SAM riboswitch aptamer (S box leader), 101 nucleotides, folded computationally. It was read from a public genome assembly, where an Rfam model found it. Its mean pLDDT, the model's own confidence on a scale to 100, is 84. It matches the Rfam family "SAM riboswitch aptamer (S box leader)". Rfam describes the family as follows. The SAM riboswitch is found upstream of a number of genes which code for proteins involved in methionine or cysteine biosynthesis in Gram-positive bacteria. A reference for the family is Stoddard et al. (2010), "Free state conformational sampling of the SAM-I riboswitch aptamer domain", Structure. Its family is annotated with regulation of gene expression in the Gene Ontology.
RNA sequence: CUCUUAUCAAGAGUGACCGAGGGAACAGGCCCUAUGACGUCCGGCAACCAGGCUUAGGCUAUGGUGCUACUUCCUGCAAGAUUAAUCUUGAAAGAUGAGAG
Numbered sequence: 001c002u003c004u005u006a007u008c009a010a011g012a013g014u015g016a017c018c019g020a021g022g023g024a025a026c027a028g029g030c031c032c033u034a035u036g037a038c039g040u041c042c043g044g045c046a047a048c049c050a051g052g053c054u055u056a057g058g059c060u061a062u063g064g065u066g067c068u069a070c071u072u073c074c075u076g077c078a079a080g081a082u083u084a085a086u087c088u089u090g091a092a093a094g095a096u097g098a099g100a101g
Base pairs, nucleotide, nucleotide: 001101002100003099004098005097006096007095008094013042015041016040017039021032022031023030026076027075028074029073043068044067045066048064049063050062051059053057072093077090078089079088080087081086082085
């Protein structure tokens, strides 16, 4: 990097440092941010894999990850419903884990 598969509406700080952009990319929207965002550390959340109990499940948080504004912030493609601008479902794309090449 590619493929397979599972999940993606819950949860998580009044901490320290840093100092200007940030919410994956493009476009449109909506937001966060000098009352310090983003990022790093610490703390925390969760329980995918490992672990232990038992074979159905449930346990723990020791290890490997992951996550810690907004549904994956929303829309973009397709179908349906309807008050014609919204809603619902699915896909695509993406993220994360596990496995394979």